[in-house]
RNA sequence: UCCUCGAUAGCUCAGCGGUAGAGCUCACGACUGUUAAUCGUGUGGUCGCUGGUUCGAAUCCAGCUCGGGGAGCCA
Numbered sequence: 001u002c003c004u005c006g007a008u009a010g011c012u013c014a015g016c017g018g019u020a021g022a023g024c025u026c027a028c029g030a031c032u033g034u035u036a037a038u039c040g041u042g043u044g045g046u047c048g049c050u051g052g053u054u055c056g057a058a059u060c061c062a063g064c065u066c067g068g069g070g071a072g073c074c075a
Stems, first nucleotide, its partner, number of pairs: 001071007010024004018055001026042005048064005
């Protein structure tokens, strides 16, 4: 320098144009003599940043930032 994959809740990830979700965590409740386990309810998001396309963008396009992998350069 080039190619490629990724960035979404506190954590691990799904969602690939039409209301942002799951599991775990956390809070409360049920159950239990108590804890744990189990069950129920709830909390939690500027979808990496800036623009563009569109009636509508997490999703498509461009640039940038950060991270993983590969190639090149190094004679």
Model confidence (mean pLDDT): 81 of 100. Predicted 3D model of a 75-nucleotide RNA (transfer RNA) from a Rickettsiales bacterium. The sequence is in RNAcentral, with records from ENA. The source organism's lineage runs through Bacteria, Pseudomonadati, Pseudomonadota, Alphaproteobacteria and Rickettsiales.